The part of an RNA shown here (small-subunit ribosomal RNA, 3' major domain) has 482 nucleotides and comes from a Pseudomonadota bacterium.
Its Rfam family is "Bacterial small subunit ribosomal RNA". Gene Ontology terms of the family: structural constituent of ribosome and ribosome.
NCBI's taxonomy places the organism under Bacteria, Pseudomonadati, Pseudomonadota.

Context: one part of a larger RNA
């Protein structure tokens, strides 16, 4: 200076407390460690590795084992020597073969330039270069996480110090903030902070094949915007306006603070993008690039088929559950986000069902995905391991795809196991949040999706307070660390 204190002081933050809802016990999914294994293919390991890279391992992917093949190689680009229109090429065939591949045959194919020797292009042979998810992230770019959205890091002049180096950035009072006042040997000034940017909340203006009987007609027993008509509401998508402590009252030298009004919204409205100088030789050579190092008839590269899916254990993320604010049945409302032409797929028919068959519309505010569940109404179940729970098996189906033995999803009977509210300890969240309950979507032929990312339905409790445990922020102190 600085880090460190079971050293003060001062302040924050779901850091504790109040509170609600889980995890930790069962079941299965996933990830991982172990262990198995011919191989379970590599990385990531307190916080910041472990439903992480994986937004899709049956082959394919694939990096791993076994095996069978190639070797100027699966892609390229330079020289040399050699062949060519009976050439490359393409189409079809035989032989062996799991395929890769090797060895052969038949058709077709008869390119451009050119001083007609040749050249280009392409074939084979040779050779420099190839290729490598092979190491090394302690050799690096570039990207990432993590302190941390924490309020901090610094510089230029000056001025103190012999000098690291202080001062400026310290006190006091404000703030979410180094924010903003007041002061000061300092003045100023850059990164950060906050505005500028995007969403959503109110309100005008444009817009009018999406909304609307608001108004007017038709149609119809009545009805539905079903049709005429119109852009008024709603709503799309573009622009503007609106919020500034601007007005009131009280404290205060100010900077603010509390409380009022008016307002759709207040004192930063709520969310997001936004990550200062820098820690951790963090992470990543397997996304990509790249120094060096090893390889090079193999550590390359191609095929078949196995593995990544194993299973006495053990661990972390979820999911589904133990029931009556439940459970089963009918019957019945109310979203937003999305996607859709080798694509969503209606009606209508078949099947208990997964699903077929059919084909109308839509390159989509004009058609489809498509029910939203939760909720209302209604009816049954009577506290039982049950009309709770659904693993696990057995049978018989359906799709997808060349192919579902190892290793797929889904359906319909049968089968019902554990599970009676979870020890020590431990997660998360302060508002339209936590809890709950559905949909959308990315990878993607299907799928292991209970994951991720995004969407809306309903919709809570509680903060006295800051001593206490984490974890940072200023000022101080101590210090045998640096």
């Nucleotide at each position: 200076u600085g880090a460190c204190g079971g050293g003060g002081g001062u302040c924050c933050g779901c850091a504790c407390a109040a509170g609600c809802g889980g995890u930790g016990g069962g079941g299965c999914a996933u990830g991982u460690g172990g262990u198995u294994u011919a191989a379970u293919u590599c990385g990531a390991c307190g916080c910041u590795a472990c439903g992480c890279g994986a937004a899709g391992a049956a082959c394919c992917u694939u990096a791993c084992c076994c095996g069978g093949g190639c070797u100027c190689g699966a892609a390229c680009g330079g020289c040399u020597a050699u062949c060519u229109g009976u050439a490359a090429g393409c189409u079809u065939c035989u032989a062996c073969g799991a395929a890769a591949g090797u060895a052969g045959a038949a058709g077709u194919g008869u390119u451009c330039c050119g001083u007609a020797u040749g050249g280009a292009a392409g074939g084979u042979a040779g050779u420099c270069g190839a290729g490598g998810u092979g190491c090394u992230g302690c050799a690096u770019g570039g990207u990432u996480g993590u302190c941390g959205u924490c309020a901090g890091c610094u510089c230029g002049u000056g001025c103190c110090g012999u000098g690291a180096g202080g001062u400026g950035u310290a006190u006091g009072g404000u703030u979410a903030a180094g924010u903003c006042c007041c002061g000061c040997a300092a003045c100023g000034a850059g990164c950060g902070c906050a505005a500028c940017c995007c969403u959503c909340g109110c309100c005008c203006c444009a817009u009018g094949u999406u909304g609307c009987c608001a108004u007017c007609c038709c149609c119809u027993a009545a009805a539905a915007c079903g049709g005429g008509g119109g852009c008024a509401c709603u709503c799309u998508u573009g622009g503007g306006g609106g919020a500034c402590u601007g007005c009131c009252c009280g404290c205060g030298u100010a900077a603010g603070c509390g409380g009022g009004a008016g307002g759709a919204a207040g004192g930063a409205g709520a969310g997001g993008a936004c990550g200062a100088c820098g820690u951790c030789a963090a992470a990543u050579c397997a996304g990509c690039a790249u120094g060096g190092c090893c390889u090079u008839u193999a550590u390359g590269u191609c095929c078949g088929g196995g593995g990544c899916c194993a299973c006495a254990c053990a661990c972390g993320u979820g999911c589904c559950a133990c029931a009556a604010u439940g459970g089963u049945c009918g019957c019945u409302a109310c979203a937003a986000u999305g996607g859709g032409u080798u694509g969503c797929c209606a009606a209508g028919c078949c099947g208990u069902g997964a699903g077929g068959c059919g084909g109308a519309g839509c390159c989509a505010a004009u058609c489809c995905c498509a029910a939203a569940a939760a909720g209302g109404c209604g009816a049954c179940c009577c506290c039982a391991g049950u009309a709770c729970c659904g693993a696990u098996u057995g049978c018989a189906g359906g799709c997808u795809g060349c192919a579902a033995c190892u290793c797929g999803u889904c359906u319909g009977c049968a089968u019902g196991a554990a599970g009676g509210a979870g020890g020590a300890a431990u997660c998360g969240c302060u508002a339209g949040u936590a809890a709950u309950c559905g949909c959308u979507c990315a990878u993607c032929a299907g799928c292991a999706c209970c994951g991720g990312a995004g969407c809306g339905g309903u919709g809570a409790a509680u903060g006295c307070g800051u001593u206490c445990c984490c974890g940072g922020a200023c000022c101080u102190u101590g210090u045998a660390c640096a």